[in-house]
The RNA shown here (TPP riboswitch aptamer (THI element)) has 124 nucleotides and comes from Acidovorax temperans. The sequence is in RNAcentral, with records from Rfam and Ribocentre. Taxonomically the source falls in Acidovorax (Bacteria, Pseudomonadati, Betaproteobacteria, Burkholderiales). It matches the Rfam family "TPP riboswitch aptamer (THI element)". Rfam's curators write: Vitamin B(1) in its active form thiamin pyrophosphate (TPP) is an essential coenzyme that is synthesised by coupling of pyrimidine and thiazole moieties in bacteria.

RNA sequence: GCGCCUGCUCCGGGGUGUGCUGAUGCGCUGAGAUGCAAGAGACCUGAAGAAAUUCAGGCGAGCUUGCGAACCCGACGAACUUGAUCCGGUUCAUACCGGCGGAAGAAGAGCUGACCUUCUUGUC
Numbered sequence: 001g002c003g004c005c006u007g008c009u010c011c012g013g014g015g016u017g018u019g020c021u022g023a024u025g026c027g028c029u030g031a032g033a034u035g036c037a038a039g040a041g042a043c044c045u046g047a048a049g050a051a052a053u054u055c056a057g058g059c060g061a062g063c064u065u066g067c068g069a070a071c072c073c074g075a076c077g078a079a080c081u082u083g084a085u086c087c088g089g090u091u092c093a094u095a096c097c098g099g100c101g102g103a104a105g106a107a108g109a110g111c112u113g114a115c116c117u118u119c120u121u122g123u124c
Base pairs, nucleotide, nucleotide: 001116003115005113007111008110009109010108011074012073013072014071017028018027019026020025034068035067036066037065038064039063043058044057045056046055047054048053080105081104082103086099087098088097089096
């Protein structure tokens, strides 16, 4: 030293799918399929009311947001997002394989050690 590899600290980015069911559950793939809280809406039942509507309860293995857990990733970036409710194969489905495609995007600073190279000094 604009080389190369490792480690540490802090910081940051990201996703959470799919099948079944007798519904506080059971499987599949995967590194990872998660916990808590809040909120909204649909539907059902009951009560009040002439009605609008209001109140109470139930229901979705659901949706959104926030905080956290584990896990993965941070430019040598396919972690992950978009195209995409995409195309072909395969599967109950997801997963998987190929395409799209090295397409468009995507989150880093500091310190440390080894190696390599170069330079300086000393000794033989």